[in-house]
């Protein structure tokens, strides 16, 4: 100078997941409880879903994370064809949960318009749930540290 690591504060992205009081603590932690405003989710008549829902294959919700499509080695089967080779259709088991796409999703006031990088998971109920007023029940954790050109619109600072 440049990476990493730790501690503090500070300021931003993703996400519903953020502001704020009150009390507790042997822990002083974004720690426990308890509200309040605020953002989020699920359950629940009526009418509608006039072919509608459920089941068989269970079937549901959270979320952008939906759909697809491929490779090569082994073992059997079945068709056809041949002196021998071979060609096609399927199953079963490894490698692999592997690769390449794609619905759709993020990227720093907001929108549109173009380049451009990444994502396209993973949890949850437990035989249950359509819409759904009233009512009823949950959640406000977790992960990181920048991408940019144009237009319109806005919002803050400063200065006069």
């Nucleotide at each position: 100078g440049u990476c990493g690591u730790c501690g503090u504060u500070u300021g931003g992205c993703u996400c519903a997941a953020g502001c704020u009081c009150c009390g507790c603590c042997a822990u002083u932690g974004c720690g426990c409880g308890g509200g309040g405003c605020g953002c989020g989710g699920g359950g629940g008549a009526a009418c509608c879903a006039g072919g509608a829902g459920a089941u068989c294959u269970g079937g549901g919700g959270c979320g952008u994370a939906u759909c697809g499509g491929c490779c090569g080695c082994g073992c059997g089967g079945g068709c056809u064809g041949u002196a021998c080779c071979g060609g096609c259709c399927g199953g079963c088991g490894c490698g692999a949960c592997g690769c390449c796409g794609u619905a759709g999703g993020a990227c720093a006031c907001u929108u549109c318009c173009g380049a451009g990088u990444c994502c396209g998971a993973g949890c949850c109920c437990g035989a249950c749930a359509g819409c759904u007023a009233a009512c009823c029940c949950c959640g406000c954790c977790g992960g990181c540290c920048g991408u940019u050109g144009g237009a319109a619109g806005g919002a803050u600072u400063c200065g006069u």